The RNA shown here (transfer RNA) has 86 nucleotides and comes from a Candidatus Thalassarchaeaceae archaeon.
The organism belongs to Candidatus Thalassarchaeaceae, within Archaea.
Model confidence (mean pLDDT): 82 of 100.
The sequence was found in a public genome assembly.
Rfam family: tRNA. Rfam's curators write: Transfer RNA (tRNA) molecules are approximately 80 nucleotides in length. The family's RNA type in Rfam is transfer RNA.
[in-house]
RNA sequence: GCAGGGAUACCCGAGCUGGUCAAAGGGGCCGGACUUAAGCUCCGGUGCUAAUCGCUUCGUGGGUUCAAAUCCCACUCCCUGCACCA
Numbered sequence: 001g002c003a004g005g006g007a008u009a010c011c012c013g014a015g016c017u018g019g020u021c022a023a024a025g026g027g028g029c030c031g032g033a034c035u036u037a038a039g040c041u042c043c044g045g046u047g048c049u050a051a052u053c054g055c056u057u058c059g060u061g062g063g064u065u066c067a068a069a070u071c072c073c074a075c076u077c078c079c080u081g082c083a084c085c086a
Stems, first nucleotide, its partner, number of pairs: 001082007010027003019066001028046006047055002059075005
C1' cells in the first nucleotide's frame, strides 16, 4: 500500500433487510427479600432530569430521510491476510 472484519451504556456482548431502541442477555454496582451474619438464591433498579410522550447517547465529523446503532461519504484506531522492504 491492497483486501476483509471490527469500534454499542462501568465491563463483556446481541442488534445493523431504517421506525415498536435508552437499545436483548451476562457481569459489576445500588436497594430490597432470605440469613444470627456474610455468601448463594430471588425481586426491583442502574444515561440526564423532580418527572415525562422531554433531552442526550452506539469511534469522530458530515450527508440522505418525516425518522439513522442500522444507509452513504471522509477520517481515526484495533484485528487478520496479502504485497513491498535499498